[in-house]
Context: one part of a larger RNA
RNA sequence: CGUAGGAGAUUUGAAGGGAGCUGUCCUUAGUACGAGAGGACCAGGAUGGACGGACCUCUGGUUUACGAGUUGUUGCGCCAGCAGCAGUGCUCGGUAGCUAUGUCCGGAAGGGAUAACCGCUGAAAGCAUCUAAGUGGGAAGCCCACCCUAAGAUAAGAUCUCCCGUUUCAAUCCCGCCCUCGGGCGGGAGAGAGCCUGAAGACUACCUGAAGAUGACAGGUUUGAUAGGCCACAGGUGUAAGUACAGUAAUGUAUUGAGCCGAGUGGUACUAAUCAGUCGUGGGA
Repeated sequence: CGUAGGAGAUUUGAAGGGAGCUGUCCUUAGUACGAGAGGACCAGGAUGGACGGACCUCUGGUUUACGAGUUGUUGCGCCAGCAGCAGUGCUCGGUAGCUAUGUCCGGAAGGGAUAACCGCUGAAAGCAUCUAAGUGGGAAGCCCACCCUAAGAUAAGAUCUCCCGUUUCAAUCCCGCCCUCGGGCGGGAGAGAGCCUGAAGACUACCUGAAGAUGACAGGUUUGAUAGGCCACAGGUGUAAGUACAGUAAUGUAUUGAGCCGAGUGGUACUAAUCAGUCGUGGGA
C1' cells in the first nucleotide's frame, strides 16, 4: 500500500513444511511341515535401541546477588564483632531459572488409488489366455489421516461483536410546471466550503515479564496486585550475635533448629505506574 467504511476478536484451509526407522522376547506352538535335525505363516502381547518433541515432579549439573567454614593482609581506636582485597581468595552446600545423562510423549491404527506380482470372467484364435470389453486382490512407497505454518490464497475468504453530523452556504447536473423564450418557481443529487464533532479503537508515555539484541510479543497503569517494599509460608544454610555457665586456656554447653536468607507461593496499596498527548472521523465506488 492492497484486501471498496473503520475497528476488536474467533476462524476456514488453497498451499507449504515436519514426521515416516527398527531389534529382542513371550503366547499361539515345539503346533503346521519334516524320516529326523530342525521349525513356521497368520494372530495377540511385552520390552528395548537410535531419532524427535515437550517439560523440570524425581535423579543430577549449573546457580560470581543465598548460607556457612577458613588462610593471609588492610581498615573500623583496642577486645569482640564486622568490612575490603587476594581468580567468587579458597572450600562445603544450595532456591528459582536454565539444563540432560532425568521424566513424559511420538512413529501407530484406519481409508483410497496403485507398482511388481497373484486372480475372476473372457474373446480375437470353437482350445488356451489376468485383458482386448469388464472386474478383484496387492507395498515401509503415492493421496488422505497425525503435527506445524498458512487469506499478499491479488480468486486477498468466513463468523461474531463494536463505532461514526449537520440544507449553514454552495459551483454544477437532473426532473416537473409556468413562460413575454430573457427567465421564474418547486423538487432531487451534489464537487467544495463553514461550523460542530474526533467515535470504536490504536499508538505514545509509564510499571513490568518464564517475551526479548533493538523493534516485536504479553500483562498492567489507582475502577490497580504490574514491579518494588512489607507480612506469612515454602525452600537453602545449619544452631547467629550478645549474655550466662564449665574449663588455666584452646574450646564446649545453654538461650536455639537459632540467625541470616536471590529469583518461588499467597496476601497487603506503603512506594512507583501522575497528568496527559498523537493518530483514527462523521454511514462508506